[in-house]
Context: one part of a larger RNA
């Protein structure tokens, strides 16, 4: 506004819900990165250094910052590179140019080096050679595996030539020379169609201060006697007391000489002792002190060779010394100081970023050599020749063949050692018998001989291994037959060379694919351990060798712990499976199955190396071997008998079975020894062997070896690893299951080293892309690559809109050294890339300096 109302349309406002977009806040959850604290689990000793070996009770090291050690020059060697090349370089001269050094250019110039060598020298002075092997190239043929031709470099063998040396000596000739053609098991850093010179770089050696720091020494000049030593000159100083020399006086005595007594006197390297000077003891105090020698008490000397001031003299291989090698300025068995001097050191210490590949030696020979060098070896790097095979190689085997004198064996074989008997013709020596005696006889001992016997040898051996070692297993060969030769031979004999013919099952096995050759250089030249062999030694975690393997240089699972034992060697991540070794708990995995042994409280036992035990015992227990006894009754227990000749003979003081010696029979018996043990002065009595009764089934002895046990005693408390374990969790024997390493298998990833493909039409990278195989430990050392830092050149840039630098508990990238980025401080420079250059990198050096 329309419309009666209900209601409809439009405008404005408000509220609510949904959806979309944008922004904010809070909370929750998840992921990446980072940091602090707490807790749990697992692993885990401090770096550097010398060393065989270090966590070491071996040395250096409190922490931080800055500085701090293989550089430079010359010469030579290998390699690589650059531009020239029979040349090359050109430092000298000239020119051009520039601010100047430089740079460029030029010289019919010098010089170096190379292009020719040999010889002591005078001097003389080099044929396109042959052959074997040989890459590449060419040709032909069924494009074949094969055949033919040419044949670079390098290598082998010959030949010729040049010089030296030896030899020969034609010709000519002044008779002295010349030196043609030849020859030679001689010799040269030579020739046979050049390869060099210059510069740069890496590596190495040498000379230089020579990677850095450091001696003990040496030389040559100076400065010191204010300390101290000694002399001289000139000064100074030294309470008190004691003792009482000479001389002198008085008295007394005496004939005298003279003596005595009392005084006086005041001598002295005399005495006590202060100052002074010193310094014995406490081995006191102090001992980052008061002090780079002091303090206390005590002690020594104190008229003296005393103490001391000043002056003066003596000076460093020198002084001075009452002498201690004491002293000569906190210095003395040779002062201090400048220089030679950055002295030298086979000796000690230190020697600065990263990654990748490779990777030792401690041995040979020589050295006034053994703490070191050189030499060879071991090792890295760089080229080079060549190959995919009927070729080539090997820490291997086989076949053939060769050398050997170890192990073993031998002694009735040689040499040497050695035990025992036996036999013996002749013979030697000793003893004895017969005998006067005998080279007469007999006996005997030894020697000797013979045949045996026992035991042996690094410097004995007839025999004689095993291992180990050499050579060979074909075409560069076998066979046949011509030829050449100055060599060789009596000889076409031999030897060498060479042509041709013929022989193809290409001449053992296994394994690999590569193999051969050259140059240059580092480190090393203390080793050590184990099995086995072996020498010395009583032995040793001792010393010395051989083979092999370890450690060193090496982590990792196991041996509790650990250089070397055992398993196994390692890019990195994941999964699976094992080794050695384990499976009660610590602690991943069977308190698994079966079977035997073991009892050990004054010590049960428990896993290579390896962390000790023996001889000898055990009626502890379990097996075994051998020999006996036994139903004709064993063994063991209990019980009975155990006699006679006879007191055997001898000996003895005695000896009756039994101190002792030699015999050791007989009888009767079921059985009883001329006696097993105790006993007696000697007997006796007792007992045993032996026999028997009872009983009823197995018994005895010797040896042997399993576990256990004795033997078996040490000093901090103590170690099967601990706990603990006894129908084992001990010691043996079988069988299963399981656990577990960086080992094995498989897959991904990174690096390294090989091999194959790839220039087409498509953005870039061929130093690329892509497919595929093998491989990965590492000290000393070598090689390659990378990242950081100061300076210089070129180029592109950053910066008051905030450079460098510093801080950072922010984020990211890289195997790593490191790099990029955010935030904060800061307030003016400075970065990337490509070249170039170096006084370029710190944890160590009893490093230097600074602050803490």
């Nucleotide at each position: 506004g329309c419309a009666c109302c209900u209601g409809c349309g439009c405008u404005c406002u408000c509220a609510u819900g949904g959806u979309g977009c944008u922004g904010g806040a809070u909370u929750g959850u998840g992921g990446g990165c980072u940091u602090u604290c707490c807790a749990u689990c697992u692993g885990a000793c401090c770096c550097a250094u010398c060393u065989u070996a270090a966590a070491a009770c071996a040395u250096g090291g409190a922490a931080c910052a800055a500085g701090g050690a293989g550089u430079c020059u010359a010469a030579c060697a290998u390699g690589u590179g650059u531009g020239c090349a029979a040349g090359u370089c050109g430092g000298c001269g000239g020119g051009u140019u520039u601010g100047g050094a430089a740079a460029c250019u030029u010289g019919u110039g010098a010089g170096g080096u190379g292009u020719a060598a040999g010889g002591a020298a005078g001097u003389u002075g080099a044929c396109u050679g042959g052959u074997g092997a040989g890459a590449g190239c060419c040709c032909c043929u069924c494009u074949u595996u094969a055949g033919g031709g040419u044949g670079a470099a390098c290598c082998g063998c010959c030949c010729a030539c040049c010089g030296a040396c030896c030899u020969u000596g034609a010709u000519c000739u002044u008779c002295u020379g010349u030196g043609a053609a030849g020859g030679g098991u001689u010799u040269g850093a030579g020739u046979g169609u050049g390869a060099g010179a210059a510069c740069a770089c890496c590596u190495a050696c040498u000379a230089g201060g020579u990677c850095c720091c450091a001696a003990a020494a040496g030389a040559u000049g100076g400065u010191g006697a204010a300390c101290u030593a000694u002399g001289c000159c000139u000064g100074a100083g030294g309470a008190g007391g004691g003792u009482g020399a000479a001389g002198c006086c008085a008295g007394a005595g005496g004939a005298a000489a003279c003596u005595c007594u009392g005084g006086u006197g005041g001598a002295g390297g005399c005495c006590c002792a202060c100052a002074a000077c010193g310094a014995u003891a406490c081995u006191a105090a102090c001992a980052u002190g008061u002090a780079a020698a002091u303090c206390g008490u005590u002690c020594a000397u104190c008229u003296g060779a005393c103490u001391u001031g000043g002056g003066u003299a003596u000076a460093g291989c020198a002084g001075a010394a009452a002498a201690a090698g004491a002293c000569u300025a906190a210095u003395c068995g040779a002062a201090c100081u400048g220089u030679c001097u950055a002295g030298u050191a086979g000796c000690u210490g230190g020697u600065u970023u990263c990654c990748u590949c490779u990777a030792a030696a401690u041995u040979u020979u020589c050295c006034c050599u053994u703490a070191g060098g050189a030499u060879a070896g071991c090792u890295a790097g760089a080229g080079u020749u060549c190959a995919c095979a009927c070729g080539u190689g090997a820490g291997u085997u086989u076949u053939a063949u060769c050398g050997g004198g170890u192990a073993a064996a031998g002694a009735a074989a040689a040499u040497g050692a050695u035990u025992a008997g036996a036999g013996g013709c002749a013979u030697u020596g000793g003893g004895g018998g017969c005998g006067u005696a005998a080279c007469g006889c007999c006996c005997u001992c030894a020697g000797c001989c013979u045949a045996u016997u026992c035991u042996c040898a690094a410097a004995c051996u007839u025999u004689a291994a095993a291992u180990a070692g050499g050579u060979a297993a074909g075409g560069u060969g076998a066979c046949a037959c011509a030829g050449c030769u100055u060599c060789u031979c009596c000889a076409u004999u031999g030897a060498g060379c060479c042509a041709u013919g013929c022989c193809a099952c290409a001449g053992a096995a296994u394994c690999g694919c590569a193999a051969g050759g050259u140059c240059c250089a580092a480190g090393u030249g203390g080793g050590c351990c184990a099995u086995u062999u072996u020498u010395u030694g009583u032995a040793a975690g001792u010393a010395g060798a051989g083979c092999u393997g370890a450690c060193g240089c090496u982590g990792u699972g196991g041996g509790a712990u650990g250089a070397a034992c055992u398993g196994a060697a390692a890019u990195u991540c994941a999964a699976g499976u094992u080794a050695c070794g384990g499976u009660g708990c610590c602690a991943a995995a069977u308190u698994g199955c079966g079977u035997g042994c073991u009892a050990a409280c004054c010590c049960a036992g428990a896993u290579c190396c390896c962390a000790u035990a023996a001889a000898g015992g055990g009626u502890g227990u379990u097996g075994g071997u051998u020999g006996a006894u036994u139903a004709a009754g064993a063994c063991a227990c209990c019980a009975g008998g155990a006699u006679g000749a006879u007191g055997g003979u001898c000996a003895u003081g005695g000896a009756a079975g039994u101190c002792g010696a030699a015999a050791u029979c007989c009888a009767c018996u079921a059985a009883g020894g001329a006696g097993u043990g105790a006993g007696u002065a000697a007997c006796a009595a007792c007992u045993c062997a032996c026999c028997u009764u009872c009983c009823a089934a197995a018994u005895c002895a010797a040896c042997u070896a399993g576990c256990c046990u004795c033997a078996a005693a040490a000093a901090u408390g103590g170690a099967u690893g601990g706990u603990g374990c006894u129908g084992a969790a001990g010691c043996g024997c079988u069988c299963a299951a399981c656990c577990u390493a960086u080992a094995c298998u498989c897959g991904g990833u990174c690096g390294u080293c090989g091999g194959g493909g790839u220039a087409a039409g498509u953005g870039c990278c061929a130093g690329g892309c892509u497919c595929u195989g093998a491989u990965g430990a590492g000290u000393a050392g070598g090689a390659g690559g990378a990242a950081g830092u100061g300076g210089g050149g070129g180029u592109u840039g950053u910066u008051g809109u905030g450079a460098a630098a510093c801080c950072u508990u922010g984020g990211g990238c890289a195997u790593g050294a490191g790099c990029c980025u955010g935030g904060g401080u800061g307030g003016g420079c400075u970065a990337g890339c490509c070249c170039u250059u170096g006084a370029u990198g710190u944890a160590g050096a009893u490093c230097u300096u600074g602050g803490u």